[in-house]
This record gives sequence, structure tokens and C1' cells, in this order.
RNA sequence: UCGUGCUAAGCGGGGGGGUGGCGGUCCCCUGAACCCGAAAUCCGCCAAAGCGGGGCUGAAAUCCCCCCUUGAGGCUGCAAGUGGCCGGAACUGCCGCAGUCAGCGGUGUUGAGGGCUGGGUCCUGAGCGGCGAGAGCCCGUGAACGGGUCAGGCCCGGAAGGGAGCAGCCAUAAGCGGUCACUCUCGGGUGCCUCAGGGGAGCCUGGCCUGAGCCGUCUGACUGUGUGUAAGCCGGUGCGCUGCAGUCGAGAGGGGGGUGCACGA
Repeated sequence: UCGUGCUAAGCGGGGGGGUGGCGGUCCCCUGAACCCGAAAUCCGCCAAAGCGGGGCUGAAAUCCCCCCUUGAGGCUGCAAGUGGCCGGAACUGCCGCAGUCAGCGGUGUUGAGGGCUGGGUCCUGAGCGGCGAGAGCCCGUGAACGGGUCAGGCCCGGAAGGGAGCAGCCAUAAGCGGUCACUCUCGGGUGCCUCAGGGGAGCCUGGCCUGAGCCGUCUGACUGUGUGUAAGCCGGUGCGCUGCAGUCGAGAGGGGGGUGCACGA
């Protein structure tokens, strides 16, 4: 140096979480990532190897260590930015309301606005009318036990005569029905009606005086106002993203070093 057979070793690592701490089960990143079994009020361990079982490679391109560069991703802190969410309402904006001014529009010497005054609308009472109801009046009807007249018959009487009285007829009472013109009483969601009193806010309408403004639910500016709004703004935020600092760091690239035993040639 070569060959054969072995052994160490390798067949993933990292972050988070969890734990007194470490590895694993869990979540995440990386990634070419042997197989099976159990593992959270857990499995195993205490300076380290996850535990139990099986398989493959095997001393180097593959295993181990160190250095440089790069670096997924995680964790911690920071305060800044940004988004989300919660809250506030001093200020700006917006909105509502009021006022002033300007514009615009309307109206006005065929008289704006103002002042004085009358009437109406409104209320109360009375009158008249109308309507309605009831009663009266009028018409009809209406009685064994109301009336008149009472045939016949009856009673009294010697007679003359007298008396009561059914039916019928007649006129009526209460009542019933009708007419509804008239009279009376009462009533009202009654009236272009009349009179008296009251009232005077608004509106309508007239008269007199004065004599140039008045109105706008429109637009703008300004001022005031508001349990108004919340865009700006202010505060908060165990939320997302970005940034800065720290920390761990898979993976990738480059460089340097290390690694056993037996037999044979």
C1' cells in the first nucleotide's frame, strides 16, 4: 500500500414549551432525514446515552473536532413607526341650532315694515227660524159590570099612571190607530239669521297715520352654542407587521485537523 472480516461511530439537527435541570413524547423551523412499541396529573435520566426491540452502512466522498463566511426560524427586551381593538372629547374638521354680514332669489311707492283702530274667525246668554221628540187639537175606533133613549118583556097599582131596565141604536171615557197643518213643552254635531256681553295669541279682512324696506326651508363667511360625531387629535393595548438591540441557532459554502482491532499478500 492492497484485500478480507470486525469494532467505535453514523442513520438528523435546532428553537419554543415543559422541568430543579437534561433527553423524549407536543408545537414550529430546517430537511436526503432506517423500522416497530409506549410516553402529560407522562416516559427515561442526574453530567448525560431518551427508554425497549429490530435493521442498514461502517474507519472515510460518508464518522469526529476546530476556525471563517452566510443563515431559515425561535425567544427576550426596547422604544419608534404602522395596522387592529378599547376609551376620551380640550382643540381642528364635520353635523345640528341661533345670530350677524354678504351673495342670490322673491316681494314692495298699484305702498314694505311699523303704529292706531273696526269687523270676522272664538266663548257665553237671549231671540227667531229649521229639524227631531212628546203632548194638545183633529179624524177613526173604543164599555155586561159608564151615560142617553130604551121595542119586547118585567115590577108596583083597581085604574090613571109610576119604576127598574136586556137587546138594539146614539153620543162618549181611559186606551188604541191615524193625520201632522196649527198650539204648547223639551232637545241639538241645528242656521251665510238677529241682539247683547266677553275675548283678544294667531290667522283673514277693512279704515287712518307714517314712508322703504321686508322675507327665504338657498349659498358662503364669521360669531355663539351642543349628553352631537370621532376623520385629525389624546390616552391605553398579554393583538398583527416592521425596526433596533441581545440571545439560541438548523442548513449551506470554504479552510484546517483527528479516527481503532485481527488475519493474509
Bacterial large signal recognition particle RNA from an Ardenticatenia bacterium, 265 nucleotides, folded computationally. A source record names the gene ffs. RNAcentral records the identical sequence in 2 taxa. It matches the Rfam family "Bacterial large signal recognition particle RNA". Its family is annotated with signal recognition particle, plasma membrane targeting and SRP-dependent cotranslational protein targeting to membrane, signal sequence recognition in the Gene Ontology. About the family: The signal recognition particle (SRP) is a universally conserved ribonucleoprotein involved in the co-translational targeting of proteins to membranes. The RNAcentral record of the sequence draws on ENA and Rfam.